[in-house]
Context: one part of a larger RNA
RNA sequence: CCCAACGAGUUUAUUUAAACUGCUAACUAUAAGUUCCUUUGGAACGAAUGGAUAGGGAAACCAAGUGUUAAAAGCGCGAAGUUUUGAUAAGACCCGAAGCCAGGCGAGCUAACCAUGCCCAGGGUGAAGCUCUUCGAAAGAAGAGUGGAGGCCCGAACUGGUUGAUAGCGCAAUAUCAUCGGAUGAGGUGUGGUUGGAAGUGAAAAGCUUAUCGAGCUUGGUAAUAGCUGGUUCUCCCCGAAAUGCCUUUGGGGGCAGCGUCGUAUAGUAAUAGAGGGGGUAGAGCACUGAAUGGUUCGCCGUGCCCUUAUGGGUAGGUUUACCAAACAAACUCCGAAUACCUCUGUGGAAUAUACGGCAGUGAGUACGCGAGGGCAAAGCUUCGUGUAGGCGAGGGCAAGAGCCCAGAUCACCGCUUAAGGUCCCAAAAUGCAAGCUAAGUGAGAAGGAAGUAUUUUGCCUUAGACAGGUAGGAGGUUGGCUUAGAAGCAGCCACCCUUUAAAGAGUGCGUAACAGCUCACUACUCGAACUCCGAUUUAUCGGGGAAGGCAAAGUGCGCCGAAAAUGUAACGGGGCUAAGCAUAGUACCGAAAUUGUGGAUUCGGUCGCCUUUGGCGACCGAGUGGUAGGGGAGCAUUCUCAACUGCUGUGAAGGUGAACUGUGAAGUUUGCUGGAGCGUUGAGAAGGGAGAAUGUUGGG
Numbered sequence: 001c002c003c004a005a006c007g008a009g010u011u012u013a014u015u016u017a018a019a020c021u022g023c024u025a026a027c028u029a030u031a032a033g034u035u036c037c038u039u040u041g042g043a044a045c046g047a048a049u050g051g052a053u054a055g056g057g058a059a060a061c062c063a064a065g066u067g068u069u070a071a072a073a074g075c076g077c078g079a080a081g082u083u084u085u086g087a088u089a090a091g092a093c094c095c096g097a098a099g100c101c102a103g104g105c106g107a108g109c110u111a112a113c114c115a116u117g118c119c120c121a122g123g124g125u126g127a128a129g130c131u132c133u134u135c136g137a138a139a140g141a142a143g144a145g146u147g148g149a150g151g152c153c154c155g156a157a158c159u160g161g162u163u164g165a166u167a168g169c170g171c172a173a174u175a176u177c178a179u180c181g182g183a184u185g186a187g188g189u190g191u192g193g194u195u196g197g198a199a200g201u202g203a204a205a206a207g208c209u210u211a212u213c214g215a216g217c218u219u220g221g222u223a224a225u226a227g228c229u230g231g232u233u234c235u236c237c238c239c240g241a242a243a244u245g246c247c248u249u250u251g252g253g254g255g256c257a258g259c260g261u262c263g264u265a266u267a268g269u270a271a272u273a274g275a276g277g278g279g280g281u282a283g284a285g286c287a288c289u290g291a292a293u294g295g296u297u298c299g300c301c302g303u304g305c306c307c308u309u310a311u312g313g314g315u316a317g318g319u320u321u322a323c324c325a326a327a328c329a330a331a332c333u334c335c336g337a338a339u340a341c342c343u344c345u346g347u348g349g350a351a352u353a354u355a356c357g358g359c360a361g362u363g364a365g366u367a368c369g370c371g372a373g374g375g376c377a378a379a380g381c382u383u384c385g386u387g388u389a390g391g392c393g394a395g396g397g398c399a400a401g402a403g404c405c406c407a408g409a410u411c412a413c414c415g416c417u418u419a420a421g422g423u424c425c426c427a428a429a430a431u432g433c434a435a436g437c438u439a440a441g442u443g444a445g446a447a448g449g450a451a452g453u454a455u456u457u458u459g460c461c462u463u464a465g466a467c468a469g470g471u472a473g474g475a476g477g478u479u480g481g482c483u484u485a486g487a488a489g490c491a492g493c494c495a496c497c498c499u500u501u502a503a504a505g506a507g508u509g510c511g512u513a514a515c516a517g518c519u520c521a522c523u524a525c526u527c528g529a530a531c532u533c534c535g536a537u538u539u540a541u542c543g544g545g546g547a548a549g550g551c552a553a554a555g556u557g558c559g560c561c562g563a564a565a566a567u568g569u570a571a572c573g574g575g576g577c578u579a580a581g582c583a584u585a586g587u588a589c590c591g592a593a594a595u596u597g598u599g600g601a602u603u604c605g606g607u608c609g610c611c612u613u614u615g616g617c618g619a620c621c622g623a624g625u626g627g628u629a630g631g632g633g634a635g636c637a638u639u640c641u642c643a644a645c646u647g648c649u650g651u652g653a654a655g656g657u658g659a660a661c662u663g664u665g666a667a668g669u670u671u672g673c674u675g676g677a678g679c680g681u682u683g684a685g686a687a688g689g690g691a692g693a694a695u696g697u698u699g700g701g
Stems, first nucleotide, its partner, number of pairs: 001701006011090005017084005027051003033045005055062002065077004093231002096228001100221006111195009120185001122154003125150001129146007158182003163178004197213001199209003234635006244257005258362002260359008269351001271347007283335001284333002289329002293325004299319003304315004366389009395406003410600004415596001417594001421590003424575003430587001434584001436582002443577001448561002452558011469526005475499003480494003505520001509518002531546007601625011636690001638687008647679002655674008
């Protein structure tokens, strides 16, 4: 892991509500024993006796009543049952703690202690004491020898367990290898004994007390308790939630309300159209409150600065009054919607509401759109309001996806039409039509940047020659003044004139130490763009419009750069596409369990018909029939009991295993094979009454 069997709302009492039936004459069970039979036994008879048939009261006693009481207008207990629902008390649907208490059993492990034994290779160091010598007056000192002390040193046995590796279903529920501490001591060890569960023992780690210790093990109280987790077994039909408010030693639990269902009763109910209302939101505004900007203005202060002086004047600045201009506000309002809400009237016709009663579940919520608070105008964030979806909702689309878009699945059909979304291939349907854009494989991405490209608009220049290009010039006063070592167009400050000119700045950039040099502005020449219409007149000129050429500016569409990430292209679902991309217009087609067609089932309502009534059956019409928690209704199957069938069965029961048929289904009927002795149908009744899950229990594989 699989298979089989077993495995969870039970029983009693009280109570609550509902459904159904009844209001009645006959009750029920045998014991010993007797008889009979197919004799481990069974059947019949047997009513002594027990229970019940009437209750109430202590009793007398009375009696469908009785007791209480002087008496009940009362009260208690009675005067019929069965089934189901909920509640209460009990183990109370089942399994599950860690724990608490009591009585016992444990010191063969380990801790400490008591008694009695045993063990410690070898080597080193060399205390006291003693002897001798020397010194000393002595006390004593030094040296040599002897001696053999020590919780002394090195190191086996023994004991411990430091570090590393191995092992880690091991050799082992603590080991192996290497390394390491102690090794005459507070040493190690054998045997016997003592101390125990709130107790022992402890050189103290809450260590150890038999692989168990912040309170051992075992039996009992005991089915402890578990607001917690898991599990809770057949079918069909009708309806169908909640994740909110208040309170709670309350927050993952409850009580009441809200929302569901079932029953009874009531109702011009729900809904919708119109009319009438109150409001202070969105918006707007500045009339109040508050905050803020600019200008003008009245008053006051004025320490700084300036001028005066011995106290004044002016000014920067501060504060305040008034006015003007343009704006801001959840806790501002001179104003002010749409919705929403309330009332009335009409429509409406049970689609609905209200009241009462039975039974619940829910009280963790989630995403999206809109309105707000918190946060960063962050979050698949968080807290409210409001609506939708999912939750409890399948189907089609979004490649794939609870909450997005379309659309709400009664059943069958190899029918039809569409929605969202699509129509080159994967893959059903346009390689469709018209007229544009894009060149980036753009076709997902910001600030910012850029002679990308298409288009729109405005201003100006142009055959009296525009713009770009080419050739030539780009001068003089003057090196302007100041500053400066120098400052000559070109470090910096000030001014920015005049002349010659077709034109040329007291100079646009580069450059020099400063000059020089190059260049620009500006001018001439070259080059040559398409002309046409209207008006006026002086008839070759002027004014205006359009076109062509050119310069500048602004807008719009689509593109470009900005653009770096972790397994592998990987940001079209893929192939691939220059449309099969983007935008506009319109046509056709595909596309769902939607709509529709045909047939069937069922719930509720209506209209008929039949039958024996409350009711049942049938026909037609209308509206329905997704569904978790949950409420309600109707059934199937299993075991046993009673009665009937005076049922079936060796001419083959139950059981097993196939097939066909019936029923919406749980299931049932018939039959083949197997099997070898019991079993059913109908009507009632009673339950140890249905398994796939509980790390379920037992057995097997």
Record summary
Model confidence (mean pLDDT): 81 of 100. This is a predicted structure of a 701-nucleotide part of an RNA (large-subunit ribosomal RNA, domain II) from Candidatus Yanofskybacteria bacterium GW2011_GWC2_41_9. Rfam family: Bacterial large subunit ribosomal RNA. NCBI's taxonomy places the organism under Bacteria, Bacteria candidate phyla, Candidatus Yanofskyibacteriota.